[in-house]
This is a predicted complex of two RNAs, RNase P RNA and transfer RNA, with 491 nucleotides together.

RNA sequence: CGAUGCCGUACAGGCGAUCGCCGGUCUCCACCGGAAACGGUGGAACGGGAGGAAAGUCCGAGCUCCACAGAGCGCGAUGCCGGCUAACGGCCGGUGGCGGAAACGCCAAGGAAAGUGCAACAGAGAAUAGACCGCCCGGCUCUCGUUCCCUCGUGAGCGCGCGCCGGGUAAGGGUGAAACGGCGGGGUAAAAGCCCACCGCGUCCACGGUAACGGGGACGGCGAGGCAGACCCCAUCGGGAGCAAGGCCACAUAGGCGGGCACGCCGGAGCGAAAGCGAAGGUGGAGGACGGCUCGUUCGAGCCCGCGGGUAGGCUGCUCGAGACGGCCAGCAAUGGUCGCCCUAGAGGAAUGAUACGCCGCUGCAUCCAGGGCGACCUGGGCGCGGAACAGAACUCGGCUUACGGACGACGUCGACCG
RNA sequence: GCUCCCGUCAUCUAGUGGUCAGGAUCUCCGUCUUUCAAACGGAAGGUAUCGGUUCGAUUCCGAUCGGGAGUG
Numbered sequence: 001c002g003a004u005g006c007c008g009u010a011c012a013g014g015c016g017a018u019c020g021c022c023g024g025u026c027u028c029c030a031c032c033g034g035a036a037a038c039g040g041u042g043g044a045a046c047g048g049g050a051g052g053a054a055a056g057u058c059c060g061a062g063c064u065c066c067a068c069a070g071a072g073c074g075c076g077a078u079g080c081c082g083g084c085u086a087a088c089g090g091c092c093g094g095u096g097g098c099g100g101a102a103a104c105g106c107c108a109a110g111g112a113a114a115g116u117g118c119a120a121c122a123g124a125g126a127a128u129a130g131a132c133c134g135c136c137c138g139g140c141u142c143u144c145g146u147u148c149c150c151u152c153g154u155g156a157g158c159g160c161g162c163g164c165c166g167g168g169u170a171a172g173g174g175u176g177a178a179a180c181g182g183c184g185g186g187g188u189a190a191a192a193g194c195c196c197a198c199c200g201c202g203u204c205c206a207c208g209g210u211a212a213c214g215g216g217g218a219c220g221g222c223g224a225g226g227c228a229g230a231c232c233c234c235a236u237c238g239g240g241a242g243c244a245a246g247g248c249c250a251c252a253u254a255g256g257c258g259g260g261c262a263c264g265c266c267g268g269a270g271c272g273a274a275a276g277c278g279a280a281g282g283u284g285g286a287g288g289a290c291g292g293c294u295c296g297u298u299c300g301a302g303c304c305c306g307c308g309g310g311u312a313g314g315c316u317g318c319u320c321g322a323g324a325c326g327g328c329c330a331g332c333a334a335u336g337g338u339c340g341c342c343c344u345a346g347a348g349g350a351a352u353g354a355u356a357c358g359c360c361g362c363u364g365c366a367u368c369c370a371g372g373g374c375g376a377c378c379u380g381g382g383c384g385c386g387g388a389a390c391a392g393a394a395c396u397c398g399g400c401u402u403a404c405g406g407a408c409g410a411c412g413u414c415g416a417c418c419g
Numbered sequence: 420g421c422u423c424c425c426g427u428c429a430u431c432u433a434g435u436g437g438u439c440a441g442g443a444u445c446u447c448c449g450u451c452u453u454u455c456a457a458a459c460g461g462a463a464g465g466u467a468u469c470g471g472u473u474c475g476a477u478u479c480c481g482a483u484c485g486g487g488a489g490u491g
Base pairs, nucleotide, nucleotide: 001415002414003413004412005411007409008408009407011405013360014359015358016357017355018354019353021049022048024046025045027044028043029042030041031040032039033038051390055401056400058399059398060397061396062395063242064241065240066239070295071294072293073292075238076237077236078235079234080094081093082092083091084090095109096107097106098105099104110233111232115231116230117227118226132173133172134169135168136167137166138165139164140163142161144159145158146157147156148155149153181199182198184196185195186194200222201220202219203218204217205216207214208213246316247315248314249313256307257306258305259304260303261302264283265282266281270277271276287299288298289297290296323342325340326339327338328337329336330335362387363386364385365384367382368381369380370379371378372377420490421489422488423487424486425485426484429444430443431442432441437474446462447461448460449459450458467483468482469481470480471479
């Protein structure tokens, strides 16, 4: 110098011309309404007008409304340790594990000796294991070899081996994602934690550390495999809905149709010629409320579901906020404290824009010039052809995730060249 | 805007951790027929995409993409 990887930071072109768009104003002008205050419409002037993600709506809050006597059972989320924070599933620092050659990155990382469940196919056996091949022992039978004999045989004994039967064995082979600790030695008929050393695992002890954990010692002979992003257990947290929340004003209005479930019983004041009607009260009671369910409590004569009809305008909530920027202090950091300074969209279906415009800046390729350096090269300038992304506030914040352009800085690896 | 749900052959669907993702319609090829249809036989064709958990993912978890429903 080039290529490539990885981490971080700030930015998201600027000025002008012309034509526009949306809000605002102790301003001005015109017109309309009004007695006036003032209101409306249009114009002028001045001033403001997207983002790092405004996005996905995945988490956490503010704010608002609803609910909130009690008990029990559920449901969801999170999950190493410490810290930060309004809070969080976020961030910072550390521990352990995994990946990478490295820089560095990733991890829902509690419990599998509380219980339940799952493991296809293959394989002998898949979780209180398992004997298919192999290895070893015993028995029977047969073949061969060898030894023995006053007997030379279809004899007796011994040995190797094939086959069958019975047993031992988890070293080896084979199957599988996984084979019931690993490797080595001893041991044995062959084997085996059967025994021993080391490693792994577990328990205990003391040490360091706030802790996760770390390194160390002693004991245990292995009984304890995997999956909890399977149910579950443990710990912690969580009431529900969302600015179309909610508040005020104006306007409209008819309980119109269909379906379903209830409208019960006792009681008898009273009315009445009688038949009968029947108040209070008691009991039952469909259904409603306690916004997951049950109990329980409470309301209770009407309730539930579907369809249709009317209205659908204005004001508010609304942008000053866990706020932005800069300095100092504390802290490894996240972050906190303090001082200074600034005000920075507020529409309500959605404005923030357009131009083959001009100049400048950034940048890629090619080429030329000047200066510097021993050199590889560096710095500056000219001309030509190009390039500049993702994306658009909708109550507001803190995060995460996803999309995306070039620049700068730290670090890793490789290559070329120079001294 | 907010809230919720769903993505499996071209279409409608089954499968909810395990042997080859099954079926119907459609398409193509063949048989039959003078021909067409029907019938019969066969074939092609799929888990929206990317990661993670697991021995193993259509299924469980996360992100993205697409579609639908409700809501003054």
Annotation
Rfam match: Bacterial RNase P class A. By type it is a ribozyme. Rfam's curators write: Ribonuclease P (RNase P) is a ubiquitous endoribonuclease, found in archaea, bacteria and eukarya as well as chloroplasts and mitochondria. Model confidence (mean pLDDT): 78 of 100.